[in-house]
RNA sequence: GCCUUACACAUGCAAGUCGAAGGGCAACGUGGCGUUAAGCUUGCUCCAGCCCGACAACGAGGGGCGAACGGGUGAGUAAUACGUCGGACCGCGGCCGCUCGUGGGGGACAUCCAGACGAAAGGAUGGCUAAUACCGCAUGAGGUCGACGGAAGAGGGAGGGGGACCCGCGAGGGCCUCUCGCGAGCGGAGCGGCCGAUGACUGAUUAGCCUGUUGGUGAGGUAACGGCUCACCAAAGCAACGAUCAGAAGCUGGUCUGAAAGGACGAGCACCCCCACUGGGACUGAGACACGGCCCAGACUCCUACGGGAGGCAGCAGUGGGGAAUUUUGGACAAUGGGCGCAAGCCUGAUCCAGCUAUUCCGCGUGUGGGAUGAAGGCCCUCGGGUUGUGAACCACUUUUGUAGAGAACAAAAAGACAUCUUCGAAGAAAGGAUGUGGCUGACGGUACUCUAAGAAUAAGCACCGGCUAACUACGUGCCAGCAGCCGCGGCAAGACGAAGGGUGCGAGCGUUAGAUCGGAAUGUACUGGGCGGAAGGGGAGCGCAGGCGGCUGAGUAAGACAGAUGUGACAUCCCCACAGCUUAAGCACGGGAAUGGCAUAUGUGACUGCUCGACUACAGUGUGUCAGAGGGAGGUGAAAUUGCACGUGUAGCAGUGAAAUGAGUAGAUAUGAGGAAGAACACCGAUGGCGAAGGCAGCGUCAUGGGACAUAACUGACGCUCAGGCAAGAAAGCGUGGGGAGCAAACAGAUCUAGAUACGAUGGUAGUGCAGUCCCUAACAGAUGUUAAGUAGUUGUUGGGAUGUAACAAUCUCAGUAACGCAGCCAACGAGAGAAGUUAGCUUCCUGGGAAGUACGUGUCGCAAGACUAAAAGUCAAAGGAAUUGACGGGGACCCGCACAAGCGGUGGAUGAUGUGGAUUAAUUAGAUGCAACGUGAAAGACGUUCCUUACCCUUGACAUGUCACGAAGGUAUUGUAAUGAGAGCGUGCCAGCAAGGGAGCGUGAACACAGAUGUUGCAUGGCGGUGUUCAGAUCGUGUCGUGAGAUGUUGGGUUAAGUCCCGCAACGAGCGCACCCCUUGUCAGUAGAGGUUAUGAAAGGGCAAUCUAGUGAGUCUGCCGGUGACAAACGGGAGGAAGGUGGGGAAGACGUCAAGUCCUCAUGGUCAUUAUGGGUAGGGCUUCACAGGUCAUACAAUGGUCGGAACAGAGGGCAGAGAAGCCGUGAGGUGGAGCCAAUCCCAGAAAUCCGAUAGUAGUCUGGAUGGCAGUAUGCAAGUCGACUGCAUGAAGUCGGAAUCGCUAGUAAUCGCGGAUCAGCAUGUCGCGGAGAAUACAUUGCAGGGUCUUGUACACACCGCCCGUCAGACAAUGGGAGUGGUGUUAACCAGAAGUCCUUAGCGUAACCGCAAGAAGGGCGGCGACCACGGUGAG
Repeated sequence: GCCUUACACAUGCAAGUCGAAGGGCAACGUGGCGUUAAGCUUGCUCCAGCCCGACAACGAGGGGCGAACGGGUGAGUAAUACGUCGGACCGCGGCCGCUCGUGGGGGACAUCCAGACGAAAGGAUGGCUAAUACCGCAUGAGGUCGACGGAAGAGGGAGGGGGACCCGCGAGGGCCUCUCGCGAGCGGAGCGGCCGAUGACUGAUUAGCCUGUUGGUGAGGUAACGGCUCACCAAAGCAACGAUCAGAAGCUGGUCUGAAAGGACGAGCACCCCCACUGGGACUGAGACACGGCCCAGACUCCUACGGGAGGCAGCAGUGGGGAAUUUUGGACAAUGGGCGCAAGCCUGAUCCAGCUAUUCCGCGUGUGGGAUGAAGGCCCUCGGGUUGUGAACCACUUUUGUAGAGAACAAAAAGACAUCUUCGAAGAAAGGAUGUGGCUGACGGUACUCUAAGAAUAAGCACCGGCUAACUACGUGCCAGCAGCCGCGGCAAGACGAAGGGUGCGAGCGUUAGAUCGGAAUGUACUGGGCGGAAGGGGAGCGCAGGCGGCUGAGUAAGACAGAUGUGACAUCCCCACAGCUUAAGCACGGGAAUGGCAUAUGUGACUGCUCGACUACAGUGUGUCAGAGGGAGGUGAAAUUGCACGUGUAGCAGUGAAAUGAGUAGAUAUGAGGAAGAACACCGAUGGCGAAGGCAGCGUCAUGGGACAUAACUGACGCUCAGGCAAGAAAGCGUGGGGAGCAAACAGAUCUAGAUACGAUGGUAGUGCAGUCCCUAACAGAUGUUAAGUAGUUGUUGGGAUGUAACAAUCUCAGUAACGCAGCCAACGAGAGAAGUUAGCUUCCUGGGAAGUACGUGUCGCAAGACUAAAAGUCAAAGGAAUUGACGGGGACCCGCACAAGCGGUGGAUGAUGUGGAUUAAUUAGAUGCAACGUGAAAGACGUUCCUUACCCUUGACAUGUCACGAAGGUAUUGUAAUGAGAGCGUGCCAGCAAGGGAGCGUGAACACAGAUGUUGCAUGGCGGUGUUCAGAUCGUGUCGUGAGAUGUUGGGUUAAGUCCCGCAACGAGCGCACCCCUUGUCAGUAGAGGUUAUGAAAGGGCAAUCUAGUGAGUCUGCCGGUGACAAACGGGAGGAAGGUGGGGAAGACGUCAAGUCCUCAUGGUCAUUAUGGGUAGGGCUUCACAGGUCAUACAAUGGUCGGAACAGAGGGCAGAGAAGCCGUGAGGUGGAGCCAAUCCCAGAAAUCCGAUAGUAGUCUGGAUGGCAGUAUGCAAGUCGACUGCAUGAAGUCGGAAUCGCUAGUAAUCGCGGAUCAGCAUGUCGCGGAGAAUACAUUGCAGGGUCUUGUACACACCGCCCGUCAGACAAUGGGAGUGGUGUUAACCAGAAGUCCUUAGCGUAACCGCAAGAAGGGCGGCGACCACGGUGAG
């Protein structure tokens, strides 16, 4: 331990008791009696029946008391309730104390008998009867009323005991006494009724409510005051300090939480209240308008013979239903308490106990000690080990709990009985008190507890392990499955999912959930304890009633305040105690204390606030004097401009724009001259200027008028400040009426721009703009800064006034404004800073996450309307926002650079071919690279091989490595097969040490496993390497300083440079990575060395020398010198000298980082996958395809050229499996040949463009060479798919290339040839080399890119960013919606049960009165008033 349905309830129990009030006798018991019956023993027994009514009791009935307590529930109730503190106007059964009385009578009604009726429930009628039932009479102390003479007015007996006396035939009674009753009264205690103050929910999108309403007089009524009720009179009463209305709600002590203040709640326990199926009503009674009473109405259920009846679990159990959810139809009155009773006792679902539920709190256990070989198993592993883990096993011990057995409580002591003593008393009576004796009573329960026995035996789970948050690994999965409180995890190496090992936490529990509460949250109400310039937030501005707050001084008072005191603040709870009880403990329980901050009472104090009275002048106001001003209103007036109009002159254009067109113009425009008209606005002055409360205000006079500043100190004497509601003023636009209308100009029209252009730009043009008087009442009405007052450094400008000062200015000081800086302190920072956003005080508006939304709703208020004001919620998001920082970006700004543009030269894009790519194709066309930064790239060379792809055929410890075992020598070779491979005759026997046997190394074969192998996959797991930006000048650090911080400074600034190069300055000072230098090469010279080469010549030989050659070494170039510019710098520009001049030219060298850029197919490598295959071998094919498209090149289109003939000049390389001379052969490719050369010696090797001569003459050519044909050469195993070259003949496109686009600034571009690597062969590619050799750069940032500074930003994946709206689909939520259903409540009516009250003589009536008739009184009935249900009806 039903928080939900105050939903409905079967069954049992929950309130009875008294015979000591009474009549009685239905049942039970005891006893007696005898009759009948029976039995026999014949006069006895007595089971049964009957009788008596003696005892003990007692059903039903009448009587008394109780049933109004106890128990349950919380529907209603915002005040007829509750809490606290008070009050006066009341009542009371039982209980306690005191006083008095208790006399004498009477008539009935139940029970009972008879008994109509009815199914039943029930019950008419007639007759008998008792009482402590009922009714009179007498008396009446006290009490009540009174007209003060008086009047009314009570009762009931019962029980115990007793000895004389009395009555009575007797029974018995009187009498005495005690006890219990009864009546009257006075008190007490306690309980109850009534009244007041005060406290305590929400909503103003509820602002007015009320007619018995507020009060009075009188009456009625009540226990009692009172509009409680009625009659009359008056018109009050409540409300912004929230009435009324609506919603939700029992109140409190307290409980939970919190540091507290508070917030939420009102389960259990306790006090109060309300209710008892729903609504109404009274009766009885001390007490009820009554949970287990009555009457009526209604709904529901049950019974019925259909006529009529019965019922009320929100008592305890229990049932159904509802629900996420809540127990046994138990035991006992033993204890505590209650009712009745003299008592015994009876009753008691109150209560005490037990049962069920880990629902909560508390306690206990599931073992303790030893035990390493660190066993096995599991998991991990760097394969060494680690961990589970002293954990287990094993050894020793213990026995709480559990099981079994035995014993066994406290709670019980009263009352009652007996005895003794004592008080009172006449008493041994009764009662009270004390002591003693013996004995009775236990639901729980054989339970707690104690002892004994055996035995580790009977007993561990749950959550978590990414951070918050204690605790980590491996596997599986692969944005799947899943997790998740928030952040987030998962896309092939997941500590985050799943499961495992291990660990962490708690432990008979552990987790989850909670839209329940409090706290964290000073982050949603901030009293303690917040804010409003920019984050949400100052009302757009003023005046001002209520309200709040208020200068200085004196007196009084004591409302507030303060002090101590008294009363109260129930019990319980919370808190405290070296208090105490259950073995301990508890949210268990005993005792005591403190506290309950409140309210009330009385006393005191007089500082402060208030109130009353008096004084003051510093606030405020008035007066006097002076001053400035676009302050407001009315009515006049002025000139320039604009546009019409009329006239003159005059002719073809005007206007407009980026460019145009629409437009106006030959019917005469524009232009120009003079004239007259209209309306609006007021140039210059003019200003960070002035005035006003704000909105706002500007030509110049006139009229009346508001406010302000200064000076003075005459007057008043706190008259003040702020302000909810209220009031008046309030830009522009807009609305309505009237008049006005020049210019401008929404809407609108056509023209332009444009993809479109409902825009921008241009031409027209209507409302409107202007005036009068009336509305509207809003703005980014902004200083995004409410108003008032007082303090708190300065400097500068300006407006108005004054003082000092001056000859006059100046200057200084001061008050009031208005601006720019700035200290302290403030601020998140930005900033503000005496005009505060600083420090204080008073009052006021407003804010509480974003969006929905300043929206919907309200017949809300205002408005002619437009609309304004007030002002939500649902569902939704985890942010929205402020300020500042670093980047990035900008069709922002400033500066600078470079073949970036420009100036030039030559190309590409068109043609043919080569080559690479895409696409397509294919058995396969292996694969990588894809903007710059892929595409003649990896590949410095794909016929086979390479080779990864495809087809076919083979091998499986393998082609290769290491390890084990066995055997053998190895090896070469004919033949077969396309080959791999299979079989294999014959031949053959090595090396080392050893006498030999045998052994060893290497090799081969076979076997079994470890493995081997993979150009398989992941470059998004990696290393390394190179690409890019970029040879751009940047990218950082230490210390210091500044900033709350991110960060800044340095690195910015002024110059300068190719350069963050250098100089100067500077809160910075330094440093390293980059730049530069150092390195290589080239250009000049010197010196040294030099066998080959060169050297006068016609040739040869000998000797010698040199350098323009080669190789080392060194010199030289440093802004060093001169003068100029510059800041006395750095540096720049010029000059001299010099081979070379300002980095001399070229190269190598590439900061921090970026692109998840490229590469696992160079190599290395983690993971992963396959293992008779994705490994290995072989053959053929493919990578070489071809409608097409992009890239990069070659050759050309010709005459500066082609072809032929002749002649000349390099550099740098390569060469032994090589390059190959001379000579000879071939038209040629080439062949033959083989001298010399391992190279400054020989060879490749003839350089070509060029020069000289010839030729053709602008043509598809004597250009161009593609294509295909025939014949060959060399290489190679092989030239078909598929190579190169040669000869002959063939002779395509192409006549300089659209849009667009690329390279290059000097020995460069363009042009000419030569060599190397790769390589058997193959170069239009690539890497090098030299020959000849230009043009142009005025200038600049317009294009693209880069760098520095600055600025804006809603970007940070960083502009290839972010992001807005329509549309489409859906309808969960909210609003609207033709409507529709339900609930609550209310005005006005109708109606009227039961009941009470008033009234009534229709019926009927024991007591009292009366001789009687009759009367009083009461009853039934009738009538009236009130009124529940119900009905009509509008909200």